[in-house]
RNA sequence: UAUUACUAAGGCCAAACUUGUUGUGAAGCGAGGACGGAAAGCCUAGGAUCUCAAACUUGAGACAGCCGGGUUGCCAUC
Repeated sequence: UAUUACUAAGGCCAAACUUGUUGUGAAGCGAGGACGGAAAGCCUAGGAUCUCAAACUUGAGACAGCCGGGUUGCCAUC
């Protein structure tokens, strides 16, 4: 770009932002909202990044929709 439109599917999740709430904080949870996702389902803190307290060097946390690992699943065709 073209053709097809029989069957399946026509559903799911939810970024930024707004708001309420918890936390010193990173951030979490609820509501609204959709940037995107074909595993953005579940588990995992190995790496990266971020926060707090220290300041010999570290300790405690956050984050899985940053990368990676494990594991399960859905539709069509061949």
Molecule: c-di-GMP-I riboswitch aptamer
Organism: Sulfurovum sp.